The prediction has a mean pLDDT of 78. Bacterial RNase P class A from a Thermodesulfobacteriota bacterium, 388 nucleotides, folded computationally. The gene name in the source record is rnpB. The model forms 91% of the base pairs in the Rfam consensus. It matches the Rfam family "Bacterial RNase P class A". By type it is a ribozyme.
């Protein structure tokens, strides 16, 4: 100084004026028996760290109080925290980096399925280059038997990769079926053997456990990979949301009763049936509206303790928005804080003075505990150069 890594911290402060929204208190106008609404006055309280994404966990409220099994779905090494969780802490075992760190986790020996390009071959293997004359067969050469002879058989050399062995070497791949060395063979190969690895079966120490060191025996190696593709084993999970979910309740219009009044019946009256519409009273559901639900809670700051930490217990104090088309704003002065420039002085990070910035991210809507993504900054801590 350059590049990395993770952590922790911040989202200016006080004053004053103006304005919204909620509360309490007093006055007050209209109605009035009172009161609410509304209107002034005074006093108080008012946006995050993420209120965001709505991804996970839970309270809370209904719903057949929800017991079993299906079906679906999330999780998945060990231990602990916690209301819970897929969160966190703390270890384990494997992986990437030089390193500070980080990243992954049941089962691939129950079964299916898939493994792109590339290669010869990607899973009861496979032969493209190669190696390979022990076998088949061809080809030359000798020898040897039969036979009159062309010629057939035999042996034995030599050649040949046509069959045919082989799986070392190259090569291609993210992955090619143990790894070094001897034997062995025509080459070669766990084909055999030794030592190592690996798998399996006991034992033994260390640890709560994952595990981790040891020691025995076995067994030529069988078991590529991928479960974020079915699926298997294990834990959990009833379903739906504050538009839960209660409560009041207006017009409309609908029941049920009464009234008058009309009509039938009758010569009239009473009585009896009938009645679209009125007009009263009641009732039921419940639409506009309204009200709880609503904010004291798995709350918050201190001090002390126990725990490595996550986190947990005492004890004091403390109450800090509750709005519904959605208030929480706006200016000014002042301090801070940063940053540039300038005096002062030998020297200015530091004392004086002038400017400029205080932003971004992004807004509560039932409440919590995560988790993820937004800004802003500083700190450690690692790694390379350099100067002292």
């Nucleotide at each position: 100084a350059g590049g990395g890594u993770u952590u922790a911290g911040g989202a200016g402060g006080u004053g004053g004026u103006u304005g919204c929204u909620c509360c309490g208190a007093g006055c007050u106008c209209u109605u009035u028996g009172a009161a609410a609404a509304g209107g002034c006055u005074c006093g108080g309280g008012g946006a995050g760290g993420a209120a965001a994404g709505u991804c996970c966990g839970g309270g809370c409220u209904c719903c057949a109080c929800a017991g079993g099994g299906g079906a679906g779905g999330a999780c998945g090494c060990c231990g602990g925290g916690u209301a819970a969780c897929g969160c966190c802490c703390g270890g384990a075992g494997g992986g990437a980096g030089c390193a500070a760190u980080c990243c992954c986790u049941g089962g691939a020996a129950a079964g299916g399925g898939c493994c792109a390009c590339a290669g010869a071959a990607a899973a009861c293997a496979g032969a493209c280059c190669g190696c390979c004359a022990g076998c088949g067969g061809c080809c030359a050469g000798a020898g040897g038997a039969c036979g009159a002879a062309u010629g057939u058989c035999c042996u034995c050399u030599g050649g040949u990769g046509c069959g045919g062995g082989c799986a070392a070497g190259g090569g291609u791949g993210a992955a090619a079926a143990g790894g070094u060395g001897g034997g062995g063979u025509a080459a070669g190969a766990g084909c055999c053997c030794a030592c190592c690895g690996c798998a399996c079966u006991c034992c033994c120490u260390g640890g709560c456990a994952a595990c981790a060191g040891g020691g025995a025996g076995u067994g030529g190696c069988a078991c590529g990979g991928c479960a974020a593709c079915c699926c298997c084993c294990g834990u959990c999970c009833g379903g739906a949301g504050c538009a839960a979910g209660g409560c009041c309740a207006a017009a409309a219009g609908g029941a049920g009763c009464g009234c008058a009044u009309g009509g039938g019946u009758g010569c009239c009256c009473c009585g009896c049936c009938c009645g679209a519409a009125g007009c009263g009273c009641u009732c039921g559901g419940g639409u506009a509206g309204g009200c709880c639900g609503c904010u004291u809670g798995a709350g918050g700051a201190g001090a002390g303790g126990g725990g490595u930490a996550a986190c947990c217990c005492u004890c004091u104090c403390c109450c800090a928005a509750g709005a519904u088309a959605a208030a929480u704003a706006a200016c000014c002065a002042c301090c801070c804080u940063c940053u540039g420039g300038g005096g002062u002085a030998a020297u200015a990070u530091c004392c004086c003075c002038c400017a400029g910035a205080g932003a971004a991210c992004a807004g509560a809507a039932c409440c919590c505990g995560g988790c993820u993504u937004a800004c802003c900054u500083a700190a450690a801590c690692c790694c390379u150069c350099c100067c002292c």